[in-house]
RNA sequence: CUGUCGCACGGGAGAGCGUCGAUGGUGGUGACCGGGAUGCCCGGGAGUCGCCGAUCGGCCGCCGAAGGAGCAAUACCUCCCCGUCAAACUCUCAGGCAAGCGGACCGUGUUGUGGC
Numbered sequence: 001c002u003g004u005c006g007c008a009c010g011g012g013a014g015a016g017c018g019u020c021g022a023u024g025g026u027g028g029u030g031a032c033c034g035g036g037a038u039g040c041c042c043g044g045g046a047g048u049c050g051c052c053g054a055u056c057g058g059c060c061g062c063c064g065a066a067g068g069a070g071c072a073a074u075a076c077c078u079c080c081c082c083g084u085c086a087a088a089c090u091c092u093c094a095g096g097c098a099a100g101c102g103g104a105c106c107g108u109g110u111u112g113u114g115g116c
Base pairs, nucleotide, nucleotide: 001115002114003113004112006110007109008108009107010106011105016060018059019058020057021056022055023054024052025051026050027049028048029047032044033043034042035041036040061097062096063095067093068091069090070089075084076083
């Protein structure tokens, strides 16, 4: 001087706040019950309605930049066949589709280590 791994900081896209049900939370209403009191107060409360960017499960749609999988050549093997090798390409298993988290990759710095 430079490469690689790790670490720190910064940047970092895409796609339904989908729908149904259950649970939970929250607000309203509230049959009824208990206590006190003389028409009011306090407490509990089944059922029911609305909301929720929550959790779980079902269904449909969608995204690609964790990870995963697949594939090429004039390259490698050996002249051919077979075989080998990649990605931001492809597939979407996984993951994701408000915010947050995550996030390939990029930049800066840095410990160790390799090469010159």

About this RNA: Predicted 3D model of a 116-nucleotide RNA (Glycine riboswitch aptamer) from Gordonia jinhuaensis. Of the family's consensus pairs, 90% are formed in the model. Its Rfam family is "Glycine riboswitch aptamer". Rfam's curators write: This family represents the bacterial glycine riboswitch. The coordinates come from a structure-prediction model, not an experiment, and the mean pLDDT is 79. RNAcentral holds the sequence, with entries from Rfam.